[in-house]
Molecule: RNase P RNA; transfer RNA
Organism: Paracoccus sp. (in: a-proteobacteria)
RNA sequence: GCGGAGGGCCGGAUGACCGCGGGGCCGAAAGGCCGCGAGGAAAGUCCGGACUCCAUAAGGCGACGGUGCCGGGUAACGCCCGGCGGGGGCAACCCCAGGGAAAGCGCCACAGAGAACAGACCGCCACCCGUCAGGGCGGCAAGGGUGAAACGGUGGGGUAAGAGCCCACCGGGGGGCUGGCAACAGUUCCCGCAUGGCAAGCCCCACCGGGAGCAAUGCCGAAUAGGGACCGCGCGCGGAGCGAUCCGCAGGGCCGCCUUGCCCCAGCAGGUCCGGGUAGGCAGCUGGAUCCGGUCGGCAACGACCGGGCAAGAGGAAUGGUCAUCCAUCCGUGGCCCCACGCCACGGGUGACAGAAUCCGGCUUACAGGCCCUCCGCGCGU
RNA sequence: GCCGGUUUAGCUCAGCAGGUAGAGCAGCUGAUUUGUAAUCAGAAGGUCGCGGGUUCGAUUCCUGCAACCGGCACCA
Numbered sequence: 001g002c003g004g005a006g007g008g009c010c011g012g013a014u015g016a017c018c019g020c021g022g023g024g025c026c027g028a029a030a031g032g033c034c035g036c037g038a039g040g041a042a043a044g045u046c047c048g049g050a051c052u053c054c055a056u057a058a059g060g061c062g063a064c065g066g067u068g069c070c071g072g073g074u075a076a077c078g079c080c081c082g083g084c085g086g087g088g089g090c091a092a093c094c095c096c097a098g099g100g101a102a103a104g105c106g107c108c109a110c111a112g113a114g115a116a117c118a119g120a121c122c123g124c125c126a127c128c129c130g131u132c133a134g135g136g137c138g139g140c141a142a143g144g145g146u147g148a149a150a151c152g153g154u155g156g157g158g159u160a161a162g163a164g165c166c167c168a169c170c171g172g173g174g175g176g177c178u179g180g181c182a183a184c185a186g187u188u189c190c191c192g193c194a195u196g197g198c199a200a201g202c203c204c205c206a207c208c209g210g211g212a213g214c215a216a217u218g219c220c221g222a223a224u225a226g227g228g229a230c231c232g233c234g235c236g237c238g239g240a241g242c243g244a245u246c247c248g249c250a251g252g253g254c255c256g257c258c259u260u261g262c263c264c265c266a267g268c269a270g271g272u273c274c275g276g277g278u279a280g281g282c283a284g285c286u287g288g289a290u291c292c293g294g295u296c297g298g299c300a301a302c303g304a305c306c307g308g309g310c311a312a313g314a315g316g317a318a319u320g321g322u323c324a325u326c327c328a329u330c331c332g333u334g335g336c337c338c339c340a341c342g343c344c345a346c347g348g349g350u351g352a353c354a355g356a357a358u359c360c361g362g363c364u365u366a367c368a369g370g371c372c373c374u375c376c377g378c379g380c381g382u
Numbered sequence: 383g384c385c386g387g388u389u390u391a392g393c394u395c396a397g398c399a400g401g402u403a404g405a406g407c408a409g410c411u412g413a414u415u416u417g418u419a420a421u422c423a424g425a426a427g428g429u430c431g432c433g434g435g436u437u438c439g440a441u442u443c444c445u446g447c448a449a450c451c452g453g454c455a456c457c458a
Stems, first nucleotide, its partner, number of pairs: 001378010012326007020037002023034004039353001043364002046362005051213004064209005069083005084098001085096004099204002104202002106198003121144002123140003127136003152170006171193001172191008217283004227274005232268002236249005251265003290309008327351010383454007392407004401438001410424004431447005
C1' cells in the first nucleotide's frame, strides 16, 4: 500500500424569535420569571419478568405448549459469557434447533435388479449341452450401471471366481485406565462388524409453564334518559240512568290452544329518596433488577463496595417552526502555469432510520454519512 | 396500546402427517351459426407474499420480515 476479520461510538452544533406539554416561585387577577421535555432502535410485539385482577387447599398424575451439548451469569429467559464437538476459511475469524434412530409407528418420489430381516440387469467362475452364435443349471457380489442414499473403506493373502473368509491400518461398537466439575479428550484391551437416512414426521427422555392483560385494576362521580321504593292526586273505553248502579267491549301479570272463575296492575313533563359507574376527574405513572465514575473479585458474562446524579410523564396524546453562523457531504463556476489529485473562494442542494404511551431485561428488523480500537493475509522498503 | 387470523392463475377457492399444484368463472384459438350468445374441442396462464434454514427434495416443516382483515374500552 492492497484485501479482509472482530468490536465500540456518534448520528448534526450554537444562538435569536415565535409556539406547545408538564413542574417550581411571585402575584388578588391578568400575567411574569426560572428550569425540564424522544431513541439506539422509542419499531416488530418475538421471548422473559415486575405489577394488577380472575381462578385455585397442599401435593401428585395426565393433557396441551415450549426448551434441548456442558459449565457459569441473571429476578428470569428461547438472552449473555466461557468451554466441548461438527462444518467453512491460508489466516484473523465465522456458522450450527447440537438429547434419543439399539422402545415403537410412519416416510424414502423418479431412476434402478434391489430402498431396509434387500437384491442380481450387465458382469466373473465351475459343470453340462452345443450346429461354436449361444443355451441350461449352480456359485459369487470384486468391477460396471441407477440413485440423495446400495448393508464398512484401503492394501495384501486366499480362491474355480469371490467374499471380514483371514491379516494389517483406518472407521465402528463395548469394557477399563488417565485428565477434566462436566460436555469431552487421550490411551489400552476385547468384538470381524451386529441394527442406512429423516425426530424444524408422530414419538421417547429430561426440564419449564394457571389465565388475562394498564383499553389490567382501584377511588370520586354528573347532566339527560331510563329503573326501583315511598308519598300525593287519579282509577281503561262506549252506552243507559237525576243518582246509587247496570249493560257491552278491551290489554297485561298468565305459561301450546280453548272455556269458566278469582285476585292484582295500568295514568301523572308531580314530589322526596335510592342503587348503577357512562361523560368527566383522580390514582396506577414513572426513583428504578436505575444511570455515571472509581476500587476490588472473576478469562468473561457479571458481582460486591464507595462516591456522585435525577434524566419527558402527555393521555385522542406536547417535544414544533423560521432565520443566521458553523460542521459534514454532493453539484456547478473560478483561481493555485496546463491535465489528474488536493486546497481555497463564491453560488445552490442535501442532513439516515424513525418517533415515547405502565415499566424493565433481551432478541429481531430499519438506518445517509462519519470516527476510533484490535487482529489476519499478501506485496514493497529497511 | 393489547390480542388473534389470512396470503396459491386475472377473480373466488381446493390441495398437502414433504415427491415438483389443480377446480369453477373470466380471457385466447378453432369448430358450429348469415352473425352473436349458448354449446363442443384445444392450448396458454403460477418466483404458491418475500428472505433464510432443516431435508436428497419445501406450497407443505421451522424462523425473520411485509401487506391485509378482525376483536378488546362495554356498560346504559